[in-house]
Context: one part of a larger RNA
RNA sequence: AGCAUACGGUGAAUGCCUUGGUACCAGGAGGCGAUGAAGGACGUAGGUAGCUGCGAUAAGCUACGGUGAGCCGCUACACAGGCUUCGAUCCGUAGAUUUCCGAAUGGGGAAACCCGCGCCGGUGAAUGCCGGCCACCACACGCUGAAUACAUAGGCGUGUUGGAGCCAACCCAGGGAACUGAAACAUCUAAGUACCUGGAGGAAAAGAAAACAACAGUGAUUCCCCUAGUAGCGGCGAGCGAACGGGGACCAGCCCAAACCUGCAUUGUGUAAGCCUGUGAGCGUUGCAAUGUGGGUGUGUGGGGCCAUCUGGUCGUCAUCACAGUGACGGCAUGGAGUAAGAAAACAAGUCAAGAGCUGAACGGUCUGGAAAGACCGGCCAUAGAGGGUGAUAGCCCCGUAAGUGGUUCUGAUUUGUCUCCAGGAUGGCUACCCGAGUACCGCGGGACACGAGAAACCCUGUGGGAAUGACGGAGGCCCACCUCCGAAGGCUAAAUACUACCUGGUGACCGAUAGUGGACGAGUACCGUGAGGGAAAGGUGAAAAGUACCCCUAGCAGGGGAGUGAAAUAGACCCUGAAACCGUAUGUUU
Repeated sequence: AGCAUACGGUGAAUGCCUUGGUACCAGGAGGCGAUGAAGGACGUAGGUAGCUGCGAUAAGCUACGGUGAGCCGCUACACAGGCUUCGAUCCGUAGAUUUCCGAAUGGGGAAACCCGCGCCGGUGAAUGCCGGCCACCACACGCUGAAUACAUAGGCGUGUUGGAGCCAACCCAGGGAACUGAAACAUCUAAGUACCUGGAGGAAAAGAAAACAACAGUGAUUCCCCUAGUAGCGGCGAGCGAACGGGGACCAGCCCAAACCUGCAUUGUGUAAGCCUGUGAGCGUUGCAAUGUGGGUGUGUGGGGCCAUCUGGUCGUCAUCACAGUGACGGCAUGGAGUAAGAAAACAAGUCAAGAGCUGAACGGUCUGGAAAGACCGGCCAUAGAGGGUGAUAGCCCCGUAAGUGGUUCUGAUUUGUCUCCAGGAUGGCUACCCGAGUACCGCGGGACACGAGAAACCCUGUGGGAAUGACGGAGGCCCACCUCCGAAGGCUAAAUACUACCUGGUGACCGAUAGUGGACGAGUACCGUGAGGGAAAGGUGAAAAGUACCCCUAGCAGGGGAGUGAAAUAGACCCUGAAACCGUAUGUUU
C1' cells in the first nucleotide's frame, strides 16, 4: 500500500410526514376612489429587532349582538405590571379616530419634504399656534362683454353637479408587426395574432328582417352539437374554409322621426276674411300662413286624413253665449300593465338568503407496552361508520359529523298591498298628404365578407356624380325578365354566452421540500444591476422541554467524560431515518 471484516467520522440521498402549493366544481361578489383609493413612508407595546394589527384616541376607542373563564397577537414556553362572572379576552355588525406621501388637488418639489403678513374662525404679547377653505377640466345657472349696431367670442362669479387615479381575466372599438410556414422567396401564411391606445360592464357585443328560402316554407339576437374538413377560396402551392338545413340551450318584445291636430314664441298678412256645425246674438291684439319649440296622434305593409256600418260604463267641465249635435279634457267605476327595455319614484308588511352562534347519540374490563386507539372478552349508538386530534390503528375520549335550531342594526332577493301608468275596437270604401338625403345608386381607389378582382353579388367608405316615397324602393351571388321575400339611410332591449384578482364550501388514479407557486421558513426577501430588470438558498428533537441539577478534564461561554431526564440521548438542539462517494481505527491476510 491492496483486499476482507468490524466499528466510527464526514456527508446528505432515501423512507415517512405536511403547515404550502396545484387543477377543477358549486355558491357569492364582480369593483375601490376627492366622504381622498390601490400602494407606501414614518410611527405605535413597560422594556421591542422582524412579522401582524393599528394611527398622535395608534397590538387600539364606542354601541349592539354572540360566547362564557380566562386574558394582555406571532417568532418568544421569560420578567414586570395589570384586566376579568358589575361578563374581560375572543367572534359578528354598525360607528369613531385615521400622521405624511400617493389621482394628490393652496404653491413648490429630488414621493413620504419645503413654503403660504393667501381667506375665514379660535387663541395669543406675537408675522406664533390650532381648525376649516384655497388645483384643473366639463356642465348648469347668473353677471358682464370686443372687433361690430343687435349679437357672438371672451371674462367673472355661484354650485351638497360630474370627471380625474387604481384594478386579474373576460368584452367592444381605433391602430397594427415580425419571426415562422411555403423545405429559398415576393402574392399568400403566421394574423387582424402579439403589442399600443380609447371605452364600458358584471358581463360586453349583437338584436326584432330593405333576413333566409325556393313555388314548400321559416320568422330578432346569442351560444352549443351536426351539416363538414363538405361547397368553395388558393403562386389551385403552403394553406384558408363557410352557409342553407337539422337538433338543442334560452326566449320578449318595443319606442321615435314624418304626415295630421294643437299650446307657446317670433315674423308676415291685415279690419274682413274668420271665430267646430245648424239657428239667433256677439267678438275682432281675433283669424290665417311660415319658422322654432312643447304636447297629442303614430310605427310597418301599412300608418295619418275623410265617409259609412257594427259594438262599447257613467258623471262633470270646456270649445264666445243659448238650444241640439260633435269633439277635447277631467273625476269615479271596470279592465289591463308596471319599475331589466317598452314612463317613473317611494313606503309598509311577510318570507327567504348572507354575514357571529347553539343543541347534537353511543364503552367498559383484561393483556402487551413508555403510552392503547392494538389483541382478547363482553356491550352500545347510528337520519351521525365524512374528516381531524388524542403518548401506536378510536363510530361510542375530544373537536366534529347526520339532523335540527337562532340572529338586533345593516345588506340582497322575492311576494303582497299602498302607489304609478294605460284604455276604444272591428269591417268596408274614397283620397294619394307622409313614411329617415348628399342617403340609395353609379364611376374610380381601398377594406371586409371562408371568397387573393375573379362571372363577384351582398356589407363598409376615401373621392367625383347623384334619385324616388308605395303607380315607390331593396334583395334573392355578374346581368335581364317573370316570380317571391322584405322596407335601408333613427333608437332601446333581459335570458341562454365569456372570465375570476377576491370571499365561502368542496373534490382530486395532482405534488410532497432538487417536487409542488419564484416563495411550506421575517420571499418578490437576501443578493446582483445606474436602471428597466434579474432573483435565490433555507421544513422535521421528543408524546411531553421532562432542553442535561451537580461533579470532572481543559486556557475555555469550544469540545468532551460521568451523573440525571426520557421508551430511546448513536433522539442533545449542526437534533427523525441517516445510503454512497470520501477519511480513519482495530483485526486478519497478501506483497